A computed fold for a 1496-nucleotide RNA from an uncultured bacterium, annotated as small-subunit ribosomal RNA. It matches the Rfam family "Bacterial small subunit ribosomal RNA". Gene Ontology terms of the family: structural constituent of ribosome and ribosome. The prediction has a mean pLDDT of 81.
RNA sequence: AGAGUUUGAUCCUGGCUCAGGAUGAACGCUAGCGGCAGGCUUAAUACAUGCAAGUCGAGGGGGCAGCAAUGUCACCGGCGAACGGGUGCGUAACGCGUAUGCAACCUGGCCAUAUCAGGGGGAUAGCCCUAGGAAACUGGGAUUAAUACCGCAUAAUACAGACUCUGGCAUCAGGGAUUGUUGAAAGAUUUAUUGGAUAUGGAUGGGCAUGCGUAGGAUUAGUUAGUUGGUGAGGUAACGGCUCACCAAGGCGAUGAUCCUUAGGGGCUCUGAGAGGAGUAUCCCCCACACUGGCACUGAGAUACGGGCCAGACUCCUACGGGAGGCAGCAGUAGGGAAUAUUGGGCAAUGGAGGCAACUCUGACCCAGCCAUGCCGCGUGCAGGAAGACGGUCCUCUGGAUUGUAAACUGCUUUUGAAUGGGAAGAAACGCACUUUUGCGAAAGUGUUUGACGGUACUAUUAGAAUAAGCACCGGCUAACUCCGUGCCAGCAGCCGCGGUAAUACGGAGGGUGCAAGCGUUAUCCGGAUUUAUUGGGUUUAAAGGGUGCGUAGGCGGCUUAAUAAGUCUGGGGUUAAAGGCGGCAGCUUAACUGUACGCAUGCCCUGGAAACUGUUAAGCUUGAGUGACUUGGAGGUAGCUGGAAUUCCCUGUGUAGCGGUGAAAUGCAUAGAUACGGGGAGGAAUACCGAUUGCGAAGGCAUGUUACUACGAGUAAACUGACGCUGAUGCACGAAAGCGUGGGGAUCAAACAGGAUUAGAUACCCUGGUAGUCCACGCCGUAAACGAUGAUUACUAGUUGUUGGUCGAAGGAUCAGUGACCAAGGGAAACCGAUAAGUAAUCCACCUGGGGAGUACGCCGGCAACGGUGAAACUCAAAGGAAUUGACGGGGGUCCGCACAAGCGGUGGAGCAUGUGGUUUAAUUCGAUGAUACGCGAGGAACCUUACCUGGGCUAGAAUGUGAGUGAAGUAUUCAGAGAUGGAUACGUCAGCAAUGACACGAAUCAAGGUGCUGCAUGGCCGUCGUCAGUUCGUGCCCGUGAGGUGUUGGGUUAAGUCCCCGCAACGAACGCAACCCCUAUGAUCUGUUGCCAUCAUUAAGUUGGGGACUCAGGUCAGACUGCCUACGCAAGUAGAGAGGAAGGAGGGGACGACGUCAGGUCAUCAAGGCCCUUACGCCCAGGGCGACACACGUGCUACAAUGGCAUGGGACAGAGUGCAGCGAGCUGGCAACAGUAAGCGAAUCACAAAAAACAUGUCACAGUUCGGAUUGGGGUCUGCAACUCGACCCUAUGAAGCUGGAAUCGCUAGUAAUCGCAUAUCAGCCAUGAUGCGGUGAAUACGUUCCCGGACCUUGUACACACCGCCCGUCAAGCCAUGGGAGUUGGGUAGACCUGAAGCGGAAGGUAAAAGACUUCGUUAGGGUAGAACCAGUGACUGGGGCUAAGUCGUAACAAGGUAGCCGUACCGGAAGGUGCGGCUGGAUCACCUCCUU
Repeated sequence: AGAGUUUGAUCCUGGCUCAGGAUGAACGCUAGCGGCAGGCUUAAUACAUGCAAGUCGAGGGGGCAGCAAUGUCACCGGCGAACGGGUGCGUAACGCGUAUGCAACCUGGCCAUAUCAGGGGGAUAGCCCUAGGAAACUGGGAUUAAUACCGCAUAAUACAGACUCUGGCAUCAGGGAUUGUUGAAAGAUUUAUUGGAUAUGGAUGGGCAUGCGUAGGAUUAGUUAGUUGGUGAGGUAACGGCUCACCAAGGCGAUGAUCCUUAGGGGCUCUGAGAGGAGUAUCCCCCACACUGGCACUGAGAUACGGGCCAGACUCCUACGGGAGGCAGCAGUAGGGAAUAUUGGGCAAUGGAGGCAACUCUGACCCAGCCAUGCCGCGUGCAGGAAGACGGUCCUCUGGAUUGUAAACUGCUUUUGAAUGGGAAGAAACGCACUUUUGCGAAAGUGUUUGACGGUACUAUUAGAAUAAGCACCGGCUAACUCCGUGCCAGCAGCCGCGGUAAUACGGAGGGUGCAAGCGUUAUCCGGAUUUAUUGGGUUUAAAGGGUGCGUAGGCGGCUUAAUAAGUCUGGGGUUAAAGGCGGCAGCUUAACUGUACGCAUGCCCUGGAAACUGUUAAGCUUGAGUGACUUGGAGGUAGCUGGAAUUCCCUGUGUAGCGGUGAAAUGCAUAGAUACGGGGAGGAAUACCGAUUGCGAAGGCAUGUUACUACGAGUAAACUGACGCUGAUGCACGAAAGCGUGGGGAUCAAACAGGAUUAGAUACCCUGGUAGUCCACGCCGUAAACGAUGAUUACUAGUUGUUGGUCGAAGGAUCAGUGACCAAGGGAAACCGAUAAGUAAUCCACCUGGGGAGUACGCCGGCAACGGUGAAACUCAAAGGAAUUGACGGGGGUCCGCACAAGCGGUGGAGCAUGUGGUUUAAUUCGAUGAUACGCGAGGAACCUUACCUGGGCUAGAAUGUGAGUGAAGUAUUCAGAGAUGGAUACGUCAGCAAUGACACGAAUCAAGGUGCUGCAUGGCCGUCGUCAGUUCGUGCCCGUGAGGUGUUGGGUUAAGUCCCCGCAACGAACGCAACCCCUAUGAUCUGUUGCCAUCAUUAAGUUGGGGACUCAGGUCAGACUGCCUACGCAAGUAGAGAGGAAGGAGGGGACGACGUCAGGUCAUCAAGGCCCUUACGCCCAGGGCGACACACGUGCUACAAUGGCAUGGGACAGAGUGCAGCGAGCUGGCAACAGUAAGCGAAUCACAAAAAACAUGUCACAGUUCGGAUUGGGGUCUGCAACUCGACCCUAUGAAGCUGGAAUCGCUAGUAAUCGCAUAUCAGCCAUGAUGCGGUGAAUACGUUCCCGGACCUUGUACACACCGCCCGUCAAGCCAUGGGAGUUGGGUAGACCUGAAGCGGAAGGUAAAAGACUUCGUUAGGGUAGAACCAGUGACUGGGGCUAAGUCGUAACAAGGUAGCCGUACCGGAAGGUGCGGCUGGAUCACCUCCUU
C1' cells in the first nucleotide's frame, strides 16, 4: 500500500466481498512446562448452608467460675456500623466531564490556640417476684448505678439595638468599643497519662449555584397553572416556588421546546497516518440502586445492602391465634444460557474499626485451587551420516522422480521431566529489655518476638534422547499440486464461483504451504471505505438543480480614515487526580509484568501585549445598486372592437348516377336527386402569405388588424442618492395539457362508444360515424421529457464568423446589450463544453449516497374529486448504471457483385419402372448421413462370402500374427456321423544340404488376445459449407486515443480481384490469400522418326512391302500476347473501338490450387487414438435367414407420351479416350438369338474389345392409346457361379399396363455452353449400372437491365444483442415458498388526566397534663388499591391487497433495429394481459429531401 467481482473487451460511476488489528469471548480438533493477568456480557431471576462489623471492664452496677489474684458473660453506656465490598435497575439529567462561584453553607474523629470543668436532682435496664403466648416476644410489681438523663451558677466572636473605622462586587465584607437576651461540662486509672466543655482557626469530607460540552427520531410542532415573575411568610446547614397566601401573565420552542425510543457518565480501551469511528469488562473517580414502592427516625454524616415503620409480590414456620425473611458482600445452589471458577488457607504483609495497650474483628486484603481465556518466555534435541535403504506416492514404468539427511547408524548435550539433598527474600514495626539525645511532645540505636503462601522459588548431584506436535489451508484474491473415488449426485463456498466421466475447487491419499501449544471457525468493533468527503466527494448524459419568480429569518458582502479589541495572533500563570500512553533509567536469568519526588501531553480558566484581517462604532467616497433625462425595441400582459380565406350546416339554381374511402375493400352517403359547379345565408373556431437557429417574457408561454390601459428591456450622456447589495430555509404568488364545479357556446377535430375491415385472435394500427372535451366567463387542481435533462449572482481567461436592438452623422470599422455557429487554453469517464462554460475563483440555496421493493405502505397536510406533497421498513439481488470500442443483427441507408432476378433453352412436380430415404412391418429388416452442407450419400458391385443384424448349432489363451521347448517333411487320397462347423477312422508319403542348419506343418507353457461395443460434445487425420467470395492479419510509427482500440485496410477513381493500379491522406513497409509460376488445349518453329504417316518412285486385295521424313501424328525443346502499336476519353491508373497486325486480344478456353476463420458441421463403422464397458461373451466358428419386406410419403434418375418421330432396308460414312494373359479374343462352324465349339494374333501407337450413335439416303406409317410406349405376366432358353427359391443378368416367343406434355411450386444452364447422340473405364465370377467417372459427335437461343427475390462484399447508421435476432425481453393467469400492508375484532403493555378510597410517616389544630411526652379524635399531604373512558405502542386475526424469489407451466408480443403503428413524460378514458386511444409536451427518434449557419 491494495485486491476480486458488472463487459466480448475498455474507461468511468457504484455497491458487495477479501487480505490487517482487536476481544471479559464461545465452539471444533489438539495439548509438555512456567511467569503475569483475567474469569455470569444472559435472569436487578429465586436462594439451602456457612462466613462477610464489631469493639471497649482504663464509663456503670450486677451474674457466673475461683480461697484469692483474676477471668468471663448479658444489660446500661461510648465509638463504629453513612467506611470497606457488590451491581448498573433507573436516569438524556447540573447525572457526568471541564472551568468557575458561595459576600448563601455544614463538617464527627484529627491538628493548632485560648479558656473552663462549681454545685445539685429524679429515673431506668440488668437482677428479683409474677403474668400471657406454640413461637417470636410481651405485660405488671419492687429495687439500683454511671462518662446515661435533667435543672441551677459562670462563660459570647451566637442573637438584637444604636455608635464608629477600613475595604469591596449590587445584596455587602472585615475591625473596634458598648447595652440587653439565651447557652457548658465527666470522669477513669496501674499517677505516666487519658477523657470532657466552650470559642476561634486549619485540614479533610460534603452541600448548593452557574458557563460550556454530553444519543436517535419532526411520519413527535406546539408546550407549561406552582407554570414564569413579584411581595410577604414558612422551611432548610444554606440560596431558591423548596412550600404557602396574594398580585401580574408570563416562561420555553425550527439554534428543535414537548413527546417517544435507547443509555449510568468519565479517566481510559480498541482501531485509524491523522481527523475521526466504536466501546465503557478488569483498575481509578463520580452517580444511582440494595425484593418492589413509599416514609421518616437516630446521627457530624443516611432518607441507611447485612437498621426501623407501612403497603405489595414471593418464600418459610405455625398449636391457625399469629410470626419470620431479603447474597446486585465471599464461597456455593437451582434456573436461564453458546458461556464464566473453590461452600479453600491466613490475618504473616498492606489497609480499616474499637481499645491506653496487649489484643479482638476484618470473604477488605494477602495467598492457594480450577480454566490454554489472553499476553510473555522455554522445550519437544544438536552435529555427522547416501546403499540417496525399506515402505508410501507419482510417472513417459527393465527404470526414474519424490518423501529425503529424513530414518537406520555414530558422537555430543541435559533446558524440561524423574530421583536424592540443601533452601530463601518477602520481617519493617508494635510490644518488651537496655543505651543515647531532648525544655516538652518525642527521636535514634542494640537485643528479642512474629510467615498463610511453603519445604514453594532458587540451587547441587545422578542416570538417560530419554517424558513432550498439532491445527488449518493448497482454483483466483492468497504462500502451497498430483493421483484415486464420485458424476449438477454426494457435497464445497468469504466474493467470483466449482460438481452433468479425465474436478489442482467435492471425499480420501501422497506431497507441499502457513502458524505453532496452539490452530481454525463463529460473533462483534475499527480499518481498508475519499462508501457521509472538516481534513476529503459530487449533481448535462452514471444517484442528484427545487417548474418559475418575489421575499422573511439566516449566511455572505465595495473603497478610504479613525477608534475599539469580541473573533484572531502571542508571552506568562492556574488547572488538566492517580493509574494508563510515549521517551529515559531501573528490578524480577529474559520478556510479559513492575518500579521511578525524571520528561512530554491538542482542553478550560485568569492575566499582560499586538492591531494586519473579520466584527462593532463614527466620519466620508463612488465604481456595485438605484432614481431622474433623452433615444429606441418587441407575437410582453389585460379588456374592447374588427377583416378576409377555409370547413360544416341551411335555402336555392344547374345537373345525373354514382360519391366517398382504402394496400385492397366494406360500413357510410345517394334517384326522397348525393358528389360536382354557381348564388344567398347562419354559426363557431383558428389566424395562410409576411415568417426567419427572428423577437418578447421569470417560467408556463405569446402571432389577423386596431384602440385603451399597463408592465419591461437596451443604449447615450453622467444630474441625483450614497453600499441602499447578493442569495434565500419556512412563506406568498404565478404555473402547458388533461381533469373537476357552475353557467354559456358548440363549426371543426375527437378519448369513450358503434359499425366496417385486417388478423389465428385484433378490446389496436386503417376506414365510416360519434359523445365528453376542444371555445368563453368565474372558481378549483398544481402536475409534465415544466429540458439547455445544466440553480442564482459576481469577477477573470485567445480568436474567427453570422444575426437582432442601440450609439459613434453615413460607409469601413468600433463599442454596449442580446441571440447562433466553429474553435485556443483549460476541463471532462468519454460524448462533449469552451466569454450564453460543463474553464479559473467566490457567496448563498436546493439535492444525491448500490439495484429492486417504491415514489409504494402507514401517519399527517392540501384538494369537491381525480389525486398532489411529505415519505419508510421487512425481504431480495451482486450487480443495476454512464460513455465509448469491436463485432453481429435491422421488416435502416448508400455502393457493388453472382444463372440472384430478368431475357431465353431444357427439365422436375402428373405416368410406369430403377434407385435412395422416411414411415410401417419383422426374429432380423445391421449401422451411419437429416435445411442449404442427408436422401443413385459411406456402397467404384449385399445370391453364399461380404455382414457388422436375426434364429439355431458349437469353441473358451480363443478365428488371425509373433515368440516357442519339442515332434514331424509338407502333403495326398478314401471313408463314417453331422446342416455344417467339428469330431473320428484308414492308407500313402518321409524334404534340401557333407554337416552346421534351413524351409514347411503340428505344437505344451509363457507373454502380447479380441470387440463394426459407447463417447465425433475428450481427439488426430480426412472431408463438406460459407466460397475461388476478396478478404484476414502483422511489424515499426502516429503532434491518434486514459483505454478497449483506431490508423494502415477509410476517401475519389479503377479492376475479375485489398488489382497497394492511380490520386489524396500520419503513415511507411510486410505476411497469408488474389494474380502469376504447374498441367491440358488453341498457332508456329526445331529435334527424333517405330508399331505412326505416304507427297514423290516402285509394288500389293490392303502403307501390304521396298523406300522416304516432306505432310499428319506422337514425344521432347523453344517461340508467341505485353493494352506493346493507333484513335478517343482521362491528371493518372485505366476504359472504349467489328481499329491495325496476329492462330489467339485485353485473364484466349479449361483444370489443379480453397486465406484467417465459421457451423462443439460429418466421420470412434476406413484408419489411428484417450477414457469407459464386455471376457464360457458385447469375443470367435458354422448353417439357414435378413439387409431385396410394403397401405403409404419424399428426393434423385431412366423410358415415354411420338411425325424435328417410329420402323425397315440396304447402304455407305465420320470420333476420341480407354482396357486386355485366371485377359481381350479376330476369323471359321452351329444356333432366330443370348451363346456354344474351334482357333490366329496380341502383355499391345503393331493384335483384340470395336459396331460408334445421332447425322445422311431411300421406303413405309398419317395422328390412332397407334407400326407410339414399353410396364406387367406366361412359356422356352443361354451364361456366370459349390449354389440363381427367397434374390442375378441376358436371349427368343407370346402378353401389351399407365401414359396424349403434367396443379401449386421448383431446378439447371451464358458457348463448343445448354440440348441431343453414342463410346470407354473402375468395382467385378456374374450382376440388379437407368448410377459414378471420363471421352468425343452434332450443336443452339438469350442477357433491355439491376426496381424486386436469394446469397455475398465494402462504407455508414441505430441497438437494451455478444450463446450475438433461432438474440433480448414485458405483463396477466396457474403452482410453491417468503416477508409485508389493510382488516370485524381480540390480547397485552407503559404513561398521563378525571373520580372514589387511602397505610405508615411527617406537619397543623383542638382536647388533655403543673409543664412536656405518649395515647385518642379530626384536617392536609401521600405509596398502594379500585371505577370508567380516550389517546399511544406491541402481539394476534377469518378474509383481503399488492410485492419478492422460484422448474423448461399458460396466453399473447408491449419494449430494444424505423422492433415492424418511433419511443417516452404528464393527464383522462377504455381493455384478459402486456397495453390502446385522445390532448399537450420532449428527442433521450431512424430515414429521405429542403433551408439556414459554420469550417477548410